This is a predicted structure of a 1404-nucleotide RNA (small-subunit ribosomal RNA) from an uncultured Alphaproteobacteria bacterium. Its mean pLDDT, the model's own confidence on a scale to 100, is 84. The RNAcentral record of the sequence draws on ENA.
[in-house]
RNA sequence: GGCCUAACACAUGCAAGUCGAGCGAUAAGCCACCUUCGGGUGGUGGAUAGCGGCGGACGGGUGAGUAACGCGUGGGAACAUGCCCUUCGGUACGGAAUAGCCUCGGGAAACUGGGAAUAAUACCGUAUACGCCCUACGGGGGAAAGAUUUAUUGCCGAAGGAUUGGCCCGCGUUAGAUUAGCUAGUUGGUGGGGUAACGGCCCACCAAGGCGACGAUCUACAGCUGGUUUGAGAGGAUGAUCAGCCACACUGGGACUGAGACACGGCCCAGACUCCUACGGGAGGCAGCAGUGGGGAAUAUUGGACAAUGGGGGAAACCCUGAUCCAGCCAUGCCGCGUGAGUGAAGAAGGCCCUAGGGUUGUAAAGCUCUUUCAACUGAGACGAUGAUGACGGUAUCAGUACAAGAAGCCCCGGCUAACUUCGUGCCAGCAGCCGCGGUAAUACGAAGGGGGCUAGCGUUGUUCGGAAUCACUGGGCGUAAAGGGCGUGUAGGCGGAUAUACAAGUUUGGGGUGAAAUCCCAAGGCUCAACCUCGGAACUGCCUUGAAAACUGCAUAUCUAGAAUCCGGAAGGGGAGUGUGGAACUCCUAGUGUAGAGGUGAAAUUCGUAGAUAUUAGGAAGAACACCGAUGGCGAAGGCAACACUCUGGUACGGUAUUGACGCUGAGGCGCGAAAGCGUGGGGAGCAAACAGGAUUAGAUACCCUGGUAGUCCACGCCGUAAACGAUGUCUGCUAGUCGUUGGAGCACUUAGUGCUUCAGUGACGCCGCUAACGCAUUAAGCAGACCGCCUGGGAAGUACGGUCGCAAGAUUAAAACUCAAAGGAAUUGACGGGGGCCCGCACAAGCGGUGGAGCAUGUGGUUUAAUUCGAAGCAACGCGCAAAACCUUACCAGCCCUUGACAUCCUGUGCUACGUCCAGAGAUGGAUGGUUCGCUUCGGCGACGCAGUGACAGGUGCUGCAUGGCUGUCGUCAGCUCGUGUCGUGAGAUGUUGGGUUAAGUCCCGCAACGAGCGCAACCCCUAUCGUUAGUUGCCAGCACUUCGGGUGGGCACUCUAACGAGACUGCCGGUGAUAAGCCGGAGGAAGCCGGGGAUGACGUCAAGUCCUCAUGGCCCUUACGGGCUGGGCUACACACGUGCUACAAUGGCGGUGACAGAGGGAUAAUCCCUAAAAACCGUCUCAAUUCGGAUUGUUCUCUGCAACUCGAGAGCAUGAAGUCGGAAUCGCUAGUAAUCGCGGAUCAGCAUGCCGCGGUGAAUACGUUCCCGGGCCUUGUACACACCGCCCGUCACACCAUGGGAAUUGGCUUUACCCGAAGGCGGCACGCUAACAAUUGAGGCAGCCGACCACGGUGAGGUCAGUGACUGGGGUGAAGUCGUAACAAGGUAACCGUAAGGGCG
Repeated sequence: GGCCUAACACAUGCAAGUCGAGCGAUAAGCCACCUUCGGGUGGUGGAUAGCGGCGGACGGGUGAGUAACGCGUGGGAACAUGCCCUUCGGUACGGAAUAGCCUCGGGAAACUGGGAAUAAUACCGUAUACGCCCUACGGGGGAAAGAUUUAUUGCCGAAGGAUUGGCCCGCGUUAGAUUAGCUAGUUGGUGGGGUAACGGCCCACCAAGGCGACGAUCUACAGCUGGUUUGAGAGGAUGAUCAGCCACACUGGGACUGAGACACGGCCCAGACUCCUACGGGAGGCAGCAGUGGGGAAUAUUGGACAAUGGGGGAAACCCUGAUCCAGCCAUGCCGCGUGAGUGAAGAAGGCCCUAGGGUUGUAAAGCUCUUUCAACUGAGACGAUGAUGACGGUAUCAGUACAAGAAGCCCCGGCUAACUUCGUGCCAGCAGCCGCGGUAAUACGAAGGGGGCUAGCGUUGUUCGGAAUCACUGGGCGUAAAGGGCGUGUAGGCGGAUAUACAAGUUUGGGGUGAAAUCCCAAGGCUCAACCUCGGAACUGCCUUGAAAACUGCAUAUCUAGAAUCCGGAAGGGGAGUGUGGAACUCCUAGUGUAGAGGUGAAAUUCGUAGAUAUUAGGAAGAACACCGAUGGCGAAGGCAACACUCUGGUACGGUAUUGACGCUGAGGCGCGAAAGCGUGGGGAGCAAACAGGAUUAGAUACCCUGGUAGUCCACGCCGUAAACGAUGUCUGCUAGUCGUUGGAGCACUUAGUGCUUCAGUGACGCCGCUAACGCAUUAAGCAGACCGCCUGGGAAGUACGGUCGCAAGAUUAAAACUCAAAGGAAUUGACGGGGGCCCGCACAAGCGGUGGAGCAUGUGGUUUAAUUCGAAGCAACGCGCAAAACCUUACCAGCCCUUGACAUCCUGUGCUACGUCCAGAGAUGGAUGGUUCGCUUCGGCGACGCAGUGACAGGUGCUGCAUGGCUGUCGUCAGCUCGUGUCGUGAGAUGUUGGGUUAAGUCCCGCAACGAGCGCAACCCCUAUCGUUAGUUGCCAGCACUUCGGGUGGGCACUCUAACGAGACUGCCGGUGAUAAGCCGGAGGAAGCCGGGGAUGACGUCAAGUCCUCAUGGCCCUUACGGGCUGGGCUACACACGUGCUACAAUGGCGGUGACAGAGGGAUAAUCCCUAAAAACCGUCUCAAUUCGGAUUGUUCUCUGCAACUCGAGAGCAUGAAGUCGGAAUCGCUAGUAAUCGCGGAUCAGCAUGCCGCGGUGAAUACGUUCCCGGGCCUUGUACACACCGCCCGUCACACCAUGGGAAUUGGCUUUACCCGAAGGCGGCACGCUAACAAUUGAGGCAGCCGACCACGGUGAGGUCAGUGACUGGGGUGAAGUCGUAACAAGGUAACCGUAAGGGCG
């Protein structure tokens, strides 16, 4: 501190009584007397009820209503005020009733009727009354109460005070204009009534006022304040507790009593609800304290006491007091305290992690030593009480005793934000304040260990302020981010030039009053401290009042001319309106010439034309628009304005020693103007042309293109009022460097058909200062300032709905919300991309040569099949690829048979006939039998190798993940690029360098340049090849000499060839031209070679989550008598088919037969010696255009070779057979010189098996104009809504699901207005049939009941207004991993896009 929700309903108890010193009566008890013993009388006593007085208007509760003089603050005058205080005066004489009580009744009850008696401080009359009140100033009216016993206290009249209350006024006090007009007692006056009092407060009459854009009225919400909370402040939010004011008391109305009420625990009436009832009638009001039900996320005891403080009554004692003081419950808040302190390393155990070494929990624990606050127990025991009285309470407090004893949790650990690891899970489960985590290595989920934070609390949720300068007064903006009104004119308003004087409203300053207390702040004091409390000060930034000042603003007066306007002069202009005129062109009509086409397109067709078009000539008609001039040139406020002439007319600039004298600026509303389209009425209609029709295009083509064509476009009058109405830039004023154009005017000078200079006013380009997020703006500001207006506040929903206004309509204008997202957006940057641009390159195209695609075969792949057809590779960059060799093996696949520490590695134990051979069983693995000497070292203990057996650690896996990886590789691409340091520029991303001018194969080089340098790439250095030299001379060579069997065979020689080492040579070095004199390019000389001589190796930063876990390595996961291991057989070789790569061909440039020369490189272990070892070409002969003497597939058969073994499934040879195929559709590949084409040779792999692969040489072309196009690439530039980067992004309909919302026939309810009806209680007014104690008494006054009237709550009927709920159906909107249709936008987005408007269409 504690019902924020239901001002929802309430059982029960209590919360307002008191006074015998106002009055009469009286019970019990006691005393006395009498007694018929039943009782009676008197006294005392005082319960109890009654009459009477005071108090029940305070105190306590609640916040429904109220936007108001309700509240706050400061003033005011026409008032009242019980009890209290002060003062003056009085308190006399009478009277009639009535309750209680008694008696007789009625009623269930509540209650009540009749009769009889009675008292008062109850009631009434008379007297007196000064100050009192009324008054026409003559006068008139009005009081009391006693009680008790000597002292008071009451009572009455009057005056004053105090207190409290009523009333009035200035200022302040929420939101909405999708509430703009409201008002009939309304506004005022006169006269009355009424009130305590002013007042339309009420009434009669009169007048027609009053309020409102400075926001009336209406609607919604709300008690107001001191304060509280937040904030640096200014502000914002709020109005619990405490305090002041107001309002209310079941709902509505009303009065009575009273000093005070229209009265929470009073009355009357009406209504709803609840209860009692004998059915006839009655009773009730917790928003008092407790408590109950209900509602709700949520808020306590049916406690104690009047001891204190205060209140009511009373003379007082005293009584009453759910006010109050206390106690109980709740960690709800704030404050304080405890749960221990010291020591303690074997760094215990356990837990967790681990690189297995250790680390950490951690001095933490245990152990040892110590203390006892709190709690517990025992004892003492207050203040609050100033004399009595203590609920709290045996409480606070104090003393003593014992035991570390009884006492720790919550959240977090990805970043923000302090704190990290392991396991589990696997886009699941879950987390999440924002960003975001989770799809098999999660510091983000769950758990654990550890850590961080706070601590009797901690975390979450909700709310308020802050941060948020994110509504900006302090303190924001509007060219492109949201935002300047389409433009003007002008009302209210705001603001306003110079000088002087006066005033003092604003302003400044001094004084006074007030600004309640509490709170906040400062200081002091009291609870052991603190929270808390007490006291003093300051403050309360405000309002009122009074004095002063006069600078500024204001008001007033006077003056001025710099603003503004007027006048005069000449001037420019598509400014506006009207009337008329003109020429060119298009179309149509008539006539002529003339003949078959014309027209149109990317190409066509629809269309026109032999009934004469198009073309051409002449004439005529009609309508619309005005070529050239023409221009970032003119005019206008904007929209806009263009032939020429005339008439009328608006504005502007310039010049002037003219006039007025601030007349000004802006401008909410208002008013006017306002392109195009559109609408109405009437004309007009040439061309063009929505819609529409046809032809094309297309997958479609409701389009783009074509042929036609109606509204419309034009005119008059009237509407509409919008545009990307744009400079996306409101109007006005002043100030702030320049340069160069251009339009209009004026001046000066001169060398005068003009030039130059100066100056005003416009209109452009560039550019400083400054500004800007940047882009950019920059005297025509987006700079520096001032004045006024308009507008903005995340995106979507939406400029939409509803409502209002306007409009004939179309629609315009004003203008939301629910819901939804975490973005939407601007400017610039780097890339990427473009059916953008420029420059350049490449067998990229073109020019050529030869192929592929057709056939047969080979080989790989897909598909299919299969027990298995193992796996991988997938556009280029998979497909004669991994495979430089699948019959077994390989082999990973399938079937079957076997093994389980294993085929292989390390460690341990035991053991020693092991290797190898033979035989048997078996498909083999394997099993059995048998033969057979274990070996090395030794300290002789043993150790080691090998084999066997056993045990468990482990082996093993071509199992998965290339998206966990290393390594290696492909590709862009041998393309010329990719970067860095320092400097400079930019807020920054970044830029510069690297761009530019040339040049190159080249970021190659040169020049220039805010860059200067450097690195990886290029080039060069390396290898081969082409020329020469030197060295060397076998196995190579043979010029000359000799021998010769004629073979460099031999002697001899090393000149040549060659071999293989080292050198030389080529560098644009020289010349000419060109170019900037440079780099370079072109041509030439010389040279074997000429501009990189040719070829190779060499592959930048990076891209493709490219390829590979099946080469290897490797993290994680998985299998462990199997996913491991062994064996036999099968399969990888299947075959309807499809594709890639090749071989052989289709023939005469050929086939066949014969003759026949010359290589290189390589291999064979070594070998320049020996071997493999030759071909096409060339020559001769034959074939003669045919499916052939082409072609060789296929098939039969006989053999050869390799191998354990050629069935599935090898290669070769002979004979026989002799298929398709006659040069290949669309399409597509390679190649620029010793290249293509063509010919053969060798090698790796290999037992055997190339048409593949890797190499080698022989013969040996054609063509390149050129860069328009296709493809790829480089550089610069441009656009971009792309950045997963165009295989991008993205729009709308339709379909489905969900959500909120608009319309909606109608229906339900609330609030409210108005007309009428009804009219309770009540007071007021009137009447006088009835009754009547006081006064008077003859009548009467007065009273009571009664009757009538107006007012009026509830209620009823009708008509509206407004708000909300429901609602068949319906409209659009939003959201939703993988729906449908198209492709609208972003690039020139493939028809540039967009805005307004209109028509049409699945959609954009």